[in-house]
RNA sequence: GUUUGAUCCUGGCUCAGGACGAACGCUGGCGGCGUGCCUAAUACAUGCAAGUCGAGCGAAUCAAUGGGAGCUUGCUCCCUGAGAUUAGCGGCGGACGGGGGAGUAACGCGUGGAUAAUCUGCCUGUAAGACAGGGAUAACGCCGGGAGACCGGGGCUAAUACCAGAUAACCUCUUUGAAUCGCAUGGUAUGAAGAGAAAAGGUGGCCUCUUUACCACUUACAGAUGAAUCCGCGGCUGAUUAGCUAGUUGGUGAGGUAAUGGCUCACCAAGGCGACGAUCCGUAGCCGACCUGAGAGGGUGACCGGCCACACUGGGACUGAGACACGGCCCAGACUCCUACGGGAGGCAGCAGUGGGGAAUCUUCCGCAAUGGGCGAAAGCCUGACGGAGCAGGGCCGCGUCGGCGAAGAAGGUUUUCGGAUUGUAAAGCUCUGUGAUAUAGGGAAGAACAAGUGCCGCAGGCAAUGGCGGCACCUUGACGGUACCAUGGUAAAAAGCCCCGGCUAACUACGUGCCAGCAGCCGCGGUAAUACGUAGGGGGCAAGCGUUAUCCGGAAUUAUUGGGUGUAAAGCGCGUGCAGGCGGUGCCUUAAGUCAGAUGUGAAAGCCCUCGGCUUAACCGGGGAGGGCCAUUGGAAACUGAAGGACUCGAGUAUAGGAGAGAAGAGUGGAAUUCCACGUGUAGCGGUAAAAUGCGUAGAGAUGGGGAGGAACACCAGUGGCGAAGGCGGCUCUCUGGACUAUAACUGACGCUGAGGCACGAAAGCGUGGGGAGCGAACAGGAUUAGAUACCCUGGUAGUCCACGCCGUAAACGAUGAAUACUAGGUGUGGGGGGUAUCGACCCCUUCCGUGCCGCAGUAAACGCAAUAAGUAUCCCGCCUGGGGAGUACGGCCGCAAGGUUGAAACUCAAAGGAAUUGACGGGGGCCCGCACAAGCGGUGGAGCAUGUGGUUUAAUUCGAAGCAACGCGAAGAACCUUACCAAGGCUUGACAUCGUCUGCAUUACUCUUAAUCGAGGAAGCCCUUCGGGACAGAUAGACAGGUGGUGCAUGGUUGUCGUCAGCUCGUGUCGUGAGAUGUUGGGUUAAGUCCCGCAACGAGCGCAACCCUUGCUGCUAGUUACCAUCAUUCAGUUGAGGACUCUAAAGAGACUGCCGGGGAUAAUUCGGAGGAAGGUGGGGAUGACGUCAAAUCAUCAUGCCCCUUAUGUUCUGGGCUACACACGUGCUACAAUGGGUGUAACAACGGGAAGCAAGCUGGUGACAGUAAGCCAACCUCUAAAAAGCACCCUCAGUUCAGAUUGUAGGCUGAAACCCGCCUACAUGAAGUUGGAGUUGCUAGUAAUCGCGAAUCAGCAUGUCGCGGUGAAUACGUUCCCGGGCCUCGUACACACCGCCCGUCACACCAUGGGAGUUAGAGGCACCCGAAGCCGGUGACUUAACCGUAAGGAGAGAGCCGUCGAAGGUGAAGCUAGUGACUGGGGUGAAGUCGUAACAAGGUAACC
Repeated sequence: GUUUGAUCCUGGCUCAGGACGAACGCUGGCGGCGUGCCUAAUACAUGCAAGUCGAGCGAAUCAAUGGGAGCUUGCUCCCUGAGAUUAGCGGCGGACGGGGGAGUAACGCGUGGAUAAUCUGCCUGUAAGACAGGGAUAACGCCGGGAGACCGGGGCUAAUACCAGAUAACCUCUUUGAAUCGCAUGGUAUGAAGAGAAAAGGUGGCCUCUUUACCACUUACAGAUGAAUCCGCGGCUGAUUAGCUAGUUGGUGAGGUAAUGGCUCACCAAGGCGACGAUCCGUAGCCGACCUGAGAGGGUGACCGGCCACACUGGGACUGAGACACGGCCCAGACUCCUACGGGAGGCAGCAGUGGGGAAUCUUCCGCAAUGGGCGAAAGCCUGACGGAGCAGGGCCGCGUCGGCGAAGAAGGUUUUCGGAUUGUAAAGCUCUGUGAUAUAGGGAAGAACAAGUGCCGCAGGCAAUGGCGGCACCUUGACGGUACCAUGGUAAAAAGCCCCGGCUAACUACGUGCCAGCAGCCGCGGUAAUACGUAGGGGGCAAGCGUUAUCCGGAAUUAUUGGGUGUAAAGCGCGUGCAGGCGGUGCCUUAAGUCAGAUGUGAAAGCCCUCGGCUUAACCGGGGAGGGCCAUUGGAAACUGAAGGACUCGAGUAUAGGAGAGAAGAGUGGAAUUCCACGUGUAGCGGUAAAAUGCGUAGAGAUGGGGAGGAACACCAGUGGCGAAGGCGGCUCUCUGGACUAUAACUGACGCUGAGGCACGAAAGCGUGGGGAGCGAACAGGAUUAGAUACCCUGGUAGUCCACGCCGUAAACGAUGAAUACUAGGUGUGGGGGGUAUCGACCCCUUCCGUGCCGCAGUAAACGCAAUAAGUAUCCCGCCUGGGGAGUACGGCCGCAAGGUUGAAACUCAAAGGAAUUGACGGGGGCCCGCACAAGCGGUGGAGCAUGUGGUUUAAUUCGAAGCAACGCGAAGAACCUUACCAAGGCUUGACAUCGUCUGCAUUACUCUUAAUCGAGGAAGCCCUUCGGGACAGAUAGACAGGUGGUGCAUGGUUGUCGUCAGCUCGUGUCGUGAGAUGUUGGGUUAAGUCCCGCAACGAGCGCAACCCUUGCUGCUAGUUACCAUCAUUCAGUUGAGGACUCUAAAGAGACUGCCGGGGAUAAUUCGGAGGAAGGUGGGGAUGACGUCAAAUCAUCAUGCCCCUUAUGUUCUGGGCUACACACGUGCUACAAUGGGUGUAACAACGGGAAGCAAGCUGGUGACAGUAAGCCAACCUCUAAAAAGCACCCUCAGUUCAGAUUGUAGGCUGAAACCCGCCUACAUGAAGUUGGAGUUGCUAGUAAUCGCGAAUCAGCAUGUCGCGGUGAAUACGUUCCCGGGCCUCGUACACACCGCCCGUCACACCAUGGGAGUUAGAGGCACCCGAAGCCGGUGACUUAACCGUAAGGAGAGAGCCGUCGAAGGUGAAGCUAGUGACUGGGGUGAAGUCGUAACAAGGUAACC
């Protein structure tokens, strides 16, 4: 950051940090320091990595020098042999150094101890010694075998090789005496007796008698070093591994070892280990340390250092001081190589290097100059240890890629609102410096100390000297490397990239793309305006690197010791009892195990930290210090815990006395009711449901009366009453029995609490055996319901329910709250006891203990809530939890007769799942209220014909839009052309229209030809204004541009519809709440109204309501023309005079406000009734439409972003189309008739219109209309006749004297033009239709219904629309129901908000997984067979140098053979692990699939266990 509309919490996922033996991508200047096969302990070509000593030995080769001989005087031979070399014997070293980590869960490692149970070459010190002999054998030579490796036989020879002997004890062993010490065995020193060795070697000196020096050697003691063994403690995982073990555990004795020990063997005993985790499986070298972290911890075990184990795999011993031996041996096995096929050779996990594996890890380099090692007296030799260099940005550290000035803010790029902005002082330009790279036949280190040699000095010893030891001087020794470093020259010169820019997270714009391509760590971007993809510009970060990926720690208090939880989020076992374990009351005394602080030892070095110093700095390196243990030893302290002792009584228990109770078990018993049976009475139904049917009944049901049978359950009492550990327990009586409570304070004296395993109990259902069976009632059957109905409802009904015995062992077994103890305000009920007071007594009242409820403070809690019966404050013990799903599943184990229970995963998948509360919305939830919403009425529609609109279809086109209400007589207040946007055909291209440049022109208007028409061609006349410049207009030409009813109403403005003229929608401040939010706005009344009143943690305010506006109803005043006419005249006529009363007109007023009276109400708001009044409670009507909802409608009224067209999607012209027609729907008109139709005839309006107009009158026509024409720019003239009504007559119930469609003929009007396609008239024709199914609609009063009139549009064309008046009803009990709405409230798994959400099967695709006849492989164990090498044992007739020997032989040794053990191999059975397997089971995930609708609202049968 991410669950939500928002909130708080729980909880997971993810990110920011650091690290790395890393890898990959892009890029790459230099240097220093360190680092570099994590995989195949895979296989290895080639070279090197362990030799050395000639001062141990024999021998061989070369050979200086010297001498001699020969003679061919420069050659040969002989002797001598300094010096050099070395195969062999011999000595020392190859057990160190170097490598990799396979094995190992172990005394292997770490740490601290023990060895009184041990060894130790070379080295050091001390003491002693070194005598005298012997026999062989390599080399060599001869012979032989073999391809070779190599081997055999005969012969010769030496030693510091080998062997026997002498000497001698302080050493070892045996026997033994006495002393002393300790820690058990025992140790130490010592006395006596016996037994037990050696190389007279090498070199040198003096010298030829021996002796001496050094080296080497022998014995013993001691030291040092190294090694060995034992012990305490510490550090992995799994219990779905619970039992393991026969040399096993112990003893005695023996053997063996350097040494203890079952280490091995014989005998004896039966032990030993294990829940504090044995055994087994898996994984793993351990540590110092390294990474991370505030720490505690967690992870790791590269480099460096310590230990271990390993050396192709397995086994074995030999030699040796040391090995069971990396570059030794033997055997077996696998592999590779050589071979003449007979037989042999080999072991890079040494340094380089090769193949292979892999994402991935270097040179077949130089040198022993330094350090270290081996050998040697030494020189020296050897040393892939090591010192260096090379390769690699793989890491850490340092430096550079330039510094300063420089605004015309250049050019270019990007962007733009076209003004500019930005890149940006950045560049250019000027100036400075010269790190580093590079150059110079420039200079040039430290690392070197030695040793040896030569010379000198000193010390001790010796007759002396060499020599030894110590010192000084000289002489030489460098791989790196002519490197670091220094100096000099000269040029800004050769040196910057990578990642990111939606939030987390620093950094934004343009273009392209269009759920495509792609991105992505999480949330998530992308469907035509993407700051999220790609590119560019700009910006941010780091920088010779930058990103990505993998892994670890952190954040994560997300395993919680520090430092978490468990009522509802995951989590309290169903409940008790109780072994082990953990914890435990009050005094006293002791101890010192825990605990505390001190001292000592140790905790290697390196590392971390501090400090000082050296490389120019840093990294790096050096010196010093500090720190580090649950370590050991030692001397102390004694509060607390422990331990030992001895007390106490409050905890716990016992005793005595009481009362309460559906506590348990057994036996008996009672009444009511249901059912059944038989009988009586009695007759047609009963039963059941929303309604029915199945069912029962005339063979007599149901009903009713009494009688009988049988089983089960116990009405009233009965109560958030009682009892029990929980499950649970209910008629009454008896027997037996458990527990609790109260009182007393006699007794015991901590006897207690909890409790892993164990054991007991444990509803219902279910199982087994045997009974029982009235009612109820899974399964089942039938009837209904339904689209279906394997359900809900009904009629039946089997298991079961009941009893006895035995299993099962689970429940939403719940207070979703483990047990125990203590403490912490109150109030009020109730059950069982006790006490006090009072009373004659019972109550009342006060108090106390134990239960059981409610309210409530503090506190607590995420909130809800809990609150002395805690979820508060504490202690102690146990169980359990760690994201959702997969899954309480699979496998395995245990239990069970079975059903099943218990224990209990993983792969895979998601970024959530969840708790509480909030606001809405919704409910086939509730309450209150309203509305022509229903009801009560009146009239329609739906059926017919026609008109009109729409869909569909058709068409070249039938232009486009509108789509439930809220599209459909709608845009359109009027399509023949035009309109017109559509189609066909023909023209034009700066254009039909706007602005600008240049040039030309008399603009323009007749006329003719042509064409379907524009277009085109011809040709006559010739204007207007002017400031005289020109303008206006027209033409030509060029380009900027015009134009678009083309797209997007989901990019927009504006406008409009709708909920709805519904009464609502909000804000400020305050208060409450962690918060979303609440309050206000809810409540009691009232209203048309959130209208008003009252109350109230609210007080106020705004937009709405109302009012203000228009109209209408009454009236006064003012004003009277074209209006009016009562009075006076006058006329055919308000015609005229006169009038200003009336009507009317039109301007400003008045009037109505619950104002008044009475009743109700709370004395309010207000309501009911009344008076007055033209009007009465907003008088009627209109305009007026809150916050918002529907991505509602409109880009085709208009405007407009973006996209698209530009000789066309623009423009113009002719004709056609929008008027089509099987059909479907909406809205209307006219009817179906007598409340009517027809004919005739003396009535009465209002709103409006009129100059390209309305037109009187007159004439003609049957008529539409025509002709003529007065008046009127309108209160003047005209349209204008109102119609229904009234009166009179005819029609008499019929498809008619109803109805008028359709069609024919003839006309009229408008208009260039009525064919497609107008209206009207006359005559003729005379269709459907006889009141309309399901359904649906309007209307509450001057309303519905009915009747006509006018207007807009308009040349002409209304049944539509908008207005006007005439006549003029019925009904409303009421709010149960339908629809819509408002307020409050309940529920919610909904928030795109019920047109919501969501479950399961089936079908398809993919993924992982269980089972599976089997099959393949592996590891370990068991039994048996075979049995190499080899040690050990036996034998040893055969062989045999040293010693003995009387010379025959013996002793001793050995070959060979035999035996025990014994690796590999083989066979067998069983268990385990892994892979695979036809088929099969469920699971998960997928786009719009199929079937239903189980859950969420009372989810439509409450849900769930």
The RNA shown here (small-subunit ribosomal RNA) has 1505 nucleotides and comes from an uncultured bacterium. Rfam family: Bacterial small subunit ribosomal RNA. Its family is annotated with ribosome and structural constituent of ribosome in the Gene Ontology. The sequence is in RNAcentral, with records from ENA. Its mean pLDDT, the model's own confidence on a scale to 100, is 83.